[in-house]
Context: one part of a larger RNA
């Protein structure tokens, strides 16, 4: 150095109880009635441990549905129990009930899972045992006191606390980065932080758009359009009207006038607080006529229907030969199909087996749609003299800030200062002014379209174990960290364990034999089993 044979290794091939996007329908908050998350038990014994379920009632009650076997899974074996045609053993599933300790934790208190109480009741002779009750908070009644616009202190009734994966509002707010350095500018109103709600959230019924013509809440898609535009006019950022869609939905207060009731007041009245009236420009109240209970609407409640959801029923049709370890193949001869989707069965099965099309079905609990019933809300014209229409509001000045928009900057928001009118009034129509147009601030509520995410039933020119999720396996485990926190690896015997009985060798480990098995070079270091790299065997070279 070649070649054979192996060992070692664990690559490549098949493969999936895992993963991962996504469609479609349903579904959506828990919580002082004790959450989320846990600790410690219970689940026949043997028997510890881990998953999982439950909670000293540790699968108890009812009520459907299943159904002949069962005492959950890793996990066998033995024993022993329950059931064995049912008066149902166990299984699934609605509804009750049980629910140790800790935890917001709430009797005090603690080093979480322990410790220590007080009242009241029930039983006990008694030790004591059983029940239940004792947190701070907000409100609102009552009551005592007190230094009396109010304090405070008990009672009594209520309210609230802590939790959530993304997804929403709202405070607060970054550097890295890019701009080929860097200050404005950009990353970016991101991440991180904090507060709040919810099955959605938020917005919302023009003090709006537009432009001489109209439009008519809000939201979301798509498109106008990378356009108008904003920018050391650099890097970059970047609308809106309109048109197409999706969805559709409007309403309540203050106020003026009436009027009840209190408390002040000699009185006139005035405040408070209830009711009634009114709700936006063709306004409203008054005022005048005319109607007088219907026609109608509902996001409110209540009941009935209907379908539906949480268990489950019913479901067609094939044989025989061959070759194999094994039939689903191949040969022949057939049969169903509203089923020839998928899957399992010893190789490839429409007709073996779950299923599948396609029909049924709920006592029991839940939500949706209709429908009815209640309950609530609604009437038309005139005229225009009177009254009413949200103030430290608008707006103004200087600073900030959100608007695509960084100034000569209009509009919105705010910080100092100032500071209005009253509908003949106000606001905007991107500086400002004139004219014209538009709407009507300074209360309030509003489903649906749209976000995430879980179920359920599917798809996939997604992954296929160094890949898909961090996790296909003891997975948020082992492990690391004083802790916030960080965080892997590991999948495959065979159709069936039929997991090699029994002899030999050895101290075992581990091999020879025999046996299973198609196959053991498929022996649990288990399916193929490539390279490094290690050997043994020949045969070359020197």
């Nucleotide at each position: 150095c070649a070649a054979a044979u192996g060992g070692u290794g664990g690559a490549u091939g098949c493969c999936c109880u895992g993963g991962u996007a996504u469609u479609a329908c349903a579904u959506g908050c828990c919580g002082a009635u004790g959450a989320a998350g846990g600790a410690c038990g219970c689940a026949u014994g043997c028997u510890a441990u881990g998953u999982u379920g439950c909670g000293a009632a540790a699968u108890g009650g009812c009520c459907g549905a299943c159904c002949a076997g069962a005492c959950a899974c890793a996990a066998u074996g033995c024993a022993g129990u329950c059931a064995u045609u049912a008066c149902g053993a166990g299984u699934c599933g609605a509804c009750c009930a049980u629910g140790u300790c800790c935890g917001a934790a709430u009797g005090g208190g603690g080093a979480a899972a322990c410790c220590c109480a007080u009242c009241c009741a029930g039983c006990g002779u008694a030790a004591g045992c059983u029940g239940g009750a004792u947190a701070u908070u907000u409100a609102u009644g009552c009551a005592g006191c007190c230094u009396u616009u109010g304090g405070c202190u008990g009672c009594a009734u209520u309210u609230a606390u802590g939790g959530g994966a993304a997804c929403c509002c709202g405070g607060a707010g970054a550097a890295c980065u890019g701009a080929a350095a860097c200050a404005u500018c950009u990353a970016a109103g991101u991440a991180c932080c904090c507060g709040g709600a919810g099955g959605a959230a938020a917005a919302g019924a023009u003090a709006c758009c537009g432009u001489a013509a109209g439009g008519u809440a809000u939201u979301c898609c798509g498109u106008u359009a990378g356009u108008a535009g904003c920018g050391g006019c650099g890097a970059g950022c970047g609308a809106a009207c309109g048109c197409g869609g999706a969805g559709g939905a409007g309403u309540c207060c203050a106020a003026a006038c009436u009027u009840c009731a209190g408390u002040c007041g000699c009185a006139a009245g005035a405040c408070u607080g209830g009711a009634g009236g009114g709700u936006u420009u063709a306004g409203g109240a008054g005022c005048u006529g005319c109607a007088c209970a219907a026609c109608u609407a509902u996001a409110c409640a209540c009941a009935a229907a209907u379908g539906u959801u949480u268990a489950a029923c019913a479901g067609a049709a094939u044989g025989u030969g061959c070759c194999g370890g094994a039939a689903u193949g191949c040969a022949c001869a057939a049969c169903c199909a509203a089923a020839g989707a998928g899957g399992g069965c010893g190789a490839a099965c429409g007709u073996c087996c779950c299923g599948u099309a396609u029909g049924u079905g709920a006592a029991a609990a839940g939500g949706a749609u209709u429908u009815g019933u209640g309950a609530u809300a609604a009437g038309c014209a005139g005229a225009u003299u009177u009254c009413c229409a949200g103030a430290g509001u608008a707006c103004c000045a200087c600073g900030a800030u959100g608007c695509a928009c960084g100034g000569c900057a209009a509009c919105g928001u705010u910080g100092u200062g100032g500071g209005a009118a009253u509908a003949u009034g106000g606001c905007c129509c991107g500086g400002u002014c004139a004219c014209g147009g538009g709407c009507u601030a300074a209360g309030a509520c509003u489903a649906a379209a749209u976000a995430c995410a879980u179920g359920u039933a599917g798809u996939g020119a997604c992954c296929g174990a160094u890949a898909g999720c961090g996790a296909a396996c003891a997975a948020g485990u082992a492990c690391c960290g004083u802790g916030a926190g960080g965080g892997a690896a590991c999948g495959g015997u065979g159709a069936a364990a039929a997991g090699u009985a029994c002899c030999c060798c050895g101290g075992a480990a581990g091999g020879g034999g025999a046996g299973u098995g198609a196959a053991a070079u498929a022996g649990u270091a288990c399916c193929u089993g490539a390279a490094a790299c290690c050997a043994u065997u020949u045969g070359c070279u020197a």
This is a predicted structure of a 542-nucleotide part of an RNA (large-subunit ribosomal RNA, domain I) from a Candidatus Roizmanbacteria bacterium. Taxonomically the source falls in Candidatus Roizmaniibacteriota (Bacteria, Bacteria candidate phyla). RNAcentral holds the full RNA, with entries from ENA. Rfam family: Bacterial large subunit ribosomal RNA. The prediction has a mean pLDDT of 83.